The part of an RNA shown here (small-subunit ribosomal RNA, 5' domain) has 528 nucleotides and comes from an uncultured prokaryote.
Context: one part of a larger RNA
RNA sequence: GAUUGAACGCUGGCGGCAUGCCUAACACAUGCAAGUCGAACGGUAACAGAGGGAGCUUGCUCCUUGCUGACGAGUGGCGGACGGGUGAGUAACGCGUAGGAAUCUGCCUGAUAGAUGGGGACAACUCAGGGAAACUUGAGCUAAUACCGAAUACGCCCUACGGGGGAAAGCGGGGGAUCUUCGGACCUUGCGCUAUUGGAGAAGCCUGCGUCGGAUUAGCUAGUUGGUGAGGUAAUGGCUUACCAAGACUACAAUCCGUAGCUGGUUUGUGAGGAUGAUCAGCCACACUGGGACUGAGACACGGCGCAGACCCCUACGGGAGGCAGCAGUGGGGAAUAUUGGACAAUGGGCGAAAGCCUGAUCCAGCAAUACCGCGUGUGUGAAGAAGGCCUGAGCGUUGGAAAGCACUUUCAAUAGGGUCGAAAAGCCUAAGUUUAAUACGCUUGGGUCUUGACUUAACCGACACAAGAAGCACCGGCUAACUCCGUGCCAGCAGCCGCGGUAAUACGGAGGGUGCAAGCGUUAAUC
Numbered sequence: 001g002a003u004u005g006a007a008c009g010c011u012g013g014c015g016g017c018a019u020g021c022c023u024a025a026c027a028c029a030u031g032c033a034a035g036u037c038g039a040a041c042g043g044u045a046a047c048a049g050a051g052g053g054a055g056c057u058u059g060c061u062c063c064u065u066g067c068u069g070a071c072g073a074g075u076g077g078c079g080g081a082c083g084g085g086u087g088a089g090u091a092a093c094g095c096g097u098a099g100g101a102a103u104c105u106g107c108c109u110g111a112u113a114g115a116u117g118g119g120g121a122c123a124a125c126u127c128a129g130g131g132a133a134a135c136u137u138g139a140g141c142u143a144a145u146a147c148c149g150a151a152u153a154c155g156c157c158c159u160a161c162g163g164g165g166g167a168a169a170g171c172g173g174g175g176g177a178u179c180u181u182c183g184g185a186c187c188u189u190g191c192g193c194u195a196u197u198g199g200a201g202a203a204g205c206c207u208g209c210g211u212c213g214g215a216u217u218a219g220c221u222a223g224u225u226g227g228u229g230a231g232g233u234a235a236u237g238g239c240u241u242a243c244c245a246a247g248a249c250u251a252c253a254a255u256c257c258g259u260a261g262c263u264g265g266u267u268u269g270u271g272a273g274g275a276u277g278a279u280c281a282g283c284c285a286c287a288c289u290g291g292g293a294c295u296g297a298g299a300c301a302c303g304g305c306g307c308a309g310a311c312c313c314c315u316a317c318g319g320g321a322g323g324c325a326g327c328a329g330u331g332g333g334g335a336a337u338a339u340u341g342g343a344c345a346a347u348g349g350g351c352g353a354a355a356g357c358c359u360g361a362u363c364c365a366g367c368a369a370u371a372c373c374g375c376g377u378g379u380g381u382g383a384a385g386a387a388g389g390c391c392u393g394a395g396c397g398u399u400g401g402a403a404a405g406c407a408c409u410u411u412c413a414a415u416a417g418g419g420u421c422g423a424a425a426a427g428c429c430u431a432a433g434u435u436u437a438a439u440a441c442g443c444u445u446g447g448g449u450c451u452u453g454a455c456u457u458a459a460c461c462g463a464c465a466c467a468a469g470a471a472g473c474a475c476c477g478g479c480u481a482a483c484u485c486c487g488u489g490c491c492a493g494c495a496g497c498c499g500c501g502g503u504a505a506u507a508c509g510g511a512g513g514g515u516g517c518a519a520g521c522g523u524u525a526a527u528c
Stems, first nucleotide, its partner, number of pairs: 001528004006524005013375004018370001019368002021333001026331003030328003035078003040075002043071002047069003052063005085286003094211007103203001105201001108199007116150001118148002125140006156164003170191006178185002212258003219249001221247001224246008261283004265276004288309003292305001311322001313320002339365001341364003347361001348359004378408004388399003412469001415463001417461002422455001427449008472517005477498003483512005493500002
């Protein structure tokens, strides 16, 4: 000199933009953060409609009805493995980079083939119990895209002529003939289902090289190193196991100890290099602590399950409940770090055919000079060089063209008005094309219509009035820009280094003056 997720002291006008628990991976009150689908299903607790009846205060109350919009709880599907947080552990194929072969893959996408015919349950519900609660037991009824057989089988397996073992589900829209038990069958279309095979994207595995300090750590290893058989995995492999061999690593640093998430980057430096890894992005690991599996395409799963432990809450003492390193917020720790805010309008995600619902992701607002950037706190004129202050050699000098006075301007802030973008869609109507038996439905393209903004009292624009509302901090011995007086008297004190102070201190304290930065200025800490 540059830099910072900074803190402290004094001071503080506005805006933009970014950032904000670095410490206790300490403990957490409260609210919210993952739901959705009725176009899979049986249904109807609530609301609205509809129907009928009764009562009357003639527009309310009661009753009935899944017929309709919808929908609590339940069965079922998909999603809760993403998104969000943190850095405890990890010196490792964890990360970075360059390669590899023995794998799997829901949703999406290309292709081929199929979707036939049956069955028995279990919730919900009803009844009867148990329990303080959490919850739970027994009996009975019932549906499905839930579950289970049969048939068929490209690919799969075997001793390969031959044999073996394996799938599936319907739902919505529309309809001319034909049939009908008037429910539909049937046709068509959209979505869904089954098997197989490609793709895309994602994931698992293996290898070369690189990746902090310590030798006052020199030996280390027994599933250890390799082989064979078997098992296991989606898959290779001591991954596991039985047997056999005795190997494997190491001074090019094994093992042990300490420290640490890694990287793109950030910072400094002309560079080489050093330091660092907040925000943003990629990967990894973790989710009160430890270990475990289940479900599933995917987890050994932050807001899932079971066990043990610590802590904490409820209890009728028999037993139960919990996990903010999600967003806010509280206590504690600390020099130190924000609101128990708004909205799904946009972008994205989950579910859904869609409308839509959910979304503390996200977009915004609030707080903080925490950093960076911009603007302002007036401009011109004005010598009687006013008064006052300071100084003095007593004349003066200086503050100082500074103030007052005169003229002008009105950025920003204030007041009252106008006010764009962020909005593209979706829905509805319609034209053409495609599909089809069809001028239905559906799909594609185009046109029209109707709306959708948290921010927003915003950006921006002009109007109005008044110099009106807006300057401090550090320093002045040398380094280092800037000097005099008074007080003090090796005292009080200053100090980054040299050093200053013992009666004329430009170095302490105050004043006047000056210098430097400026909504900041200094100090401390840290890195180069």
RNAcentral holds the full RNA, with entries from ENA. Model confidence (mean pLDDT): 85 of 100.